[in-house]
């Protein structure tokens, strides 16, 4: 170069075209507690990016971005 994966909170994972994008660690307050790095209750924070298709996209197409892997 070519051909194939993959990109979602801070991190790791879900959601296979339909209601507010779930959970666990982290993280912040608050409760408890002799103390807290343990227990509990609650809040913050996410669709790489720009078009496109649809009534409706995280999910389908297309370009670029960025990573992996195979090839010469």
């Nucleotide at each position: 170069g070519c051909a194939c994966c993959c990109g979602u909170g801070g991190c790791c994972u879900a959601a296979u075209g339909g209601a507010u994008a779930a959970a666990g660690c982290g993280u912040u307050g608050c409760c408890c507690u002799c103390c807290g790095g343990a227990g509990g209750c609650a809040a913050a924070g996410a669709u790489g990016u720009g078009g496109g298709u649809u009534c409706g996209a995280u999910u389908c197409c297309c370009g670029c971005c960025g990573g992996g892997u195979g090839u010469a």